[in-house]
RNA sequence: CAUCAAGGCAACUAGGGUUCCGGCCUCCACGGGGGUGACUGGUCCGAGGGUUGCCGGCCCCAGCGGGGCUACACCGGCGGGACAAAAGCCCGGGAGGA
Numbered sequence: 001c002a003u004c005a006a007g008g009c010a011a012c013u014a015g016g017g018u019u020c021c022g023g024c025c026u027c028c029a030c031g032g033g034g035g036u037g038a039c040u041g042g043u044c045c046g047a048g049g050g051u052u053g054c055c056g057g058c059c060c061c062a063g064c065g066g067g068g069c070u071a072c073a074c075c076g077g078c079g080g081g082a083c084a085a086a087a088g089c090c091c092g093g094g095a096g097g098a
Stems, first nucleotide, its partner, number of pairs: 007055006015045002020042002022039001023036005056070006072093001074096001079091003
């Protein structure tokens, strides 16, 4: 310097915004309309480096079952992307740094 690899899914949490519900303000023909996320919330999105579980993989055994392992990883930009929108989501174990 280059290449390969560091598995998948689910539930949840940190976090996130505002499509829907609700809250608040306002208008109304009282059916509803408009505004507001520096509105606690419900729905919703949600972590490679957060938690848990299942599967998968590897190894071992006295074997048709049982056990062990599944490591390391700075929460590192700017910028861009999607959904209504934003984010620790995706670009990304990226650029960069050690």
This is a predicted structure of a 98-nucleotide RNA (Guanidine-I riboswitch aptamer) from a Gammaproteobacteria bacterium. The prediction has a mean pLDDT of 81.